Predicted 3D model of a 91-nucleotide RNA (c-di-GMP-I riboswitch aptamer) from a Geobacteraceae bacterium. Rfam family: c-di-GMP-I riboswitch aptamer. From the family's description: GEMM was predicted in a large-scale screen for bacterial structured RNA regulatory elements. The coordinates come from a structure-prediction model, not an experiment, and the mean pLDDT is 85. The model forms 93% of the base pairs in the Rfam consensus.

């Protein structure tokens, strides 16, 4: 050093909830809790999955006004693969 992940040591990250705020929403962040993880670190590049106030486009109804399609916008990195970076050393 590389590949590997011990009933090792030191630590770390935090699923759901529950509190508050902001957003139109997904969803992020901040507190407690603690499912669970060897990368549950970073990163939206490739699939996949949300979400859509306002614009824009299809269609259709109509007393108000409403569903519906794309298409654009955004959101998940603990949902899979790709990059990329880290701790510690048993067998």
């Nucleotide at each position: 050093c590389a590949c590997c992940g011990a009933u090792a040591a030191a630590g770390c990250c935090g699923a759901g909830c529950c509190c508050a705020g902001c957003g139109a929403c997904a969803u992020a962040c901040g507190g407690g809790u603690g499912c669970g993880g060897a990368a549950a670190g970073c990163c939206a590049c490739g699939g996949g999955u949300c979400u859509u106030c306002c614009c824009u486009c299809c269609a259709g109804a109509c007393g108000c006004u409403u569903u519906u399609u794309a298409a654009a916008a955004g959101a998940c990195a603990g949902c899979c693969g790709a990059g990329c970076u880290g701790c510690c050393g048993a067998a």
Description:
Taxonomically the source falls in Geobacteraceae (Bacteria, Thermodesulfobacteriota, Desulfuromonadia, Geobacterales).